[in-house]
């Protein structure tokens, strides 16, 4: 110092639930509240995945609506790539 991750040490997140506020919505913020989890569950939508779309527009239909296309946006506790970080047994 890289890899690696211990039935170590000392801290660290906080699933479900509740509650409040924003959003059409995926969902997100705050509060609380437990521990499903976690060794980057810390950052960050770059690439893949997955979902969302009131209103407007294209197609298709009698019509409810669909399907998908474009576009916009959500997840980082799904997977990859990327930054950056505590501890210190094998």
């Nucleotide at each position: 110092u890289c890899c690696c991750g211990a039935a170590a040490a000392a801290g660290c997140c906080a699933a479900a639930c509740c509650u409040u506020c924003c959003g059409u919505g995926a969902g997100g913020g705050g509060g609380g509240g437990u521990a499903c989890g976690g060794a980057a569950a810390g950052c960050a939508g770059c690439g893949g995945g997955u979902c969302u779309u009131u209103c407007c527009u294209c197609u298709a239909a009698a019509a409810c609506u669909a399907c998908g296309u474009c576009a916009a946006g959500a997840c980082g506790g799904c997977c990859g790539a990327g930054c950056u970080a505590c501890c210190g047994a094998a």
About this RNA:
Predicted 3D model of a 90-nucleotide RNA (c-di-GMP-I riboswitch aptamer) from a Deltaproteobacteria bacterium. The organism belongs to Myxococcia, within Bacteria. Model confidence (mean pLDDT): 77 of 100.